RNA sequence: AGUAAGGAUAGAGGCGCAAAGACCAUCAGUACACAUUUGGAGGAUAUUGAGAUCCUAUGACAAUUGUGGAAAGGGGAAUUUGCCGAAGUGGAAGGAAUCUCAAUUUUCUCGACGCUGGUUCUGUUGUUGAACAAACACAGAAUUGUCAUAUAGGAAACUAUAUGGAGGGCUAUCUUACGC
Repeated sequence: AGUAAGGAUAGAGGCGCAAAGACCAUCAGUACACAUUUGGAGGAUAUUGAGAUCCUAUGACAAUUGUGGAAAGGGGAAUUUGCCGAAGUGGAAGGAAUCUCAAUUUUCUCGACGCUGGUUCUGUUGUUGAACAAACACAGAAUUGUCAUAUAGGAAACUAUAUGGAGGGCUAUCUUACGC
């Protein structure tokens, strides 16, 4: 010279990422409450099974009509805040939730480890969702930043085009070990 994903600090990509409260629309004339009519024995506690408790012929469940009538989650444009694996997503093992027990149920949480550089559009695709909103996954296309290689221009820095890779990356500064 170099090697080690070395270590630390500071940065860049742009319709950049995420969070919060207020506002707005949707959710929805839904859930629910009361009254009425029909009807006639079950119903509730996330699902199933067993138990336990409660409601019910003073009418359960269900349906009709009328009166009143939400909320959460998700979404929108701005503001503020934190940031650049920002974040998203899959997820072993574990834990928690219900009146009690059990269940490879369901939901939530934590999470080794894996994948994705960012953004946009498309999709008689799939999942979630009230939704034709939106999100995520997958596939395709475009665009953009970064590095490498090749070609051309240039004294050089660099610029343009093409191809390819990935954020464990890239740029800058300092520093450790080995080696010379």